The RNA shown here (FMN riboswitch aptamer (RFN element)) has 132 nucleotides and comes from an Anaerolineales bacterium.
The source organism's lineage runs through Bacteria, Bacillati, Chloroflexota, Anaerolineae and Anaerolineales.
The prediction has a mean pLDDT of 84.
[in-house]
RNA sequence: AUCAGCCUUCGGGGCAGGGUGCGAGCAGAUCGCUUUAUUCCCGACCGGCGGUGAGAGCCCGCGAGCGCGAAAUGCGCAGGAUCCGGUGAAACUCCGGGGCCGACGGUAUAGUCCGGAUGAUAGAAGGCGAGC
Numbered sequence: 001a002u003c004a005g006c007c008u009u010c011g012g013g014g015c016a017g018g019g020u021g022c023g024a025g026c027a028g029a030u031c032g033c034u035u036u037a038u039u040c041c042c043g044a045c046c047g048g049c050g051g052u053g054a055g056a057g058c059c060c061g062c063g064a065g066c067g068c069g070a071a072a073u074g075c076g077c078a079g080g081a082u083c084c085g086g087u088g089a090a091a092c093u094c095c096g097g098g099g100c101c102g103a104c105g106g107u108a109u110a111g112u113c114c115g116g117a118u119g120a121u122a123g124a125a126g127g128c129g130a131g132c
Base pairs, nucleotide, nucleotide: 003131005128006127007126008125009124010123017042018041019040023035024034025033026032044112045111046102047101048062049061050060051059057100058099065077066076067075068074082098083097084096085095086094104115105114106113
């Protein structure tokens, strides 16, 4: 100075506005009225972590999910989505344009509401440190 190791802290964002009305209630004399989806329709908004000749929701991988197991750095299942043009030595990462994706349970069908969760993890920062 640091390897192994140990400790502390941190570690997820998002429906503005409008339409319709399953169902429920009321009325019933001309098939109506009220309420009702942040989930349906128009539209809006959001984007964890590591890597990558140049910066990424959609390039490569990781985490969050479900099941088995007493447990494990365990095993299995699941595991979404991108193209064109420009610049450049180099960009599916930048600029311009078009498109697409998003766990489980609840509830009028949910990336955004409520819940597991002031939880957990990928990882990040800092400290101790020659005992491997």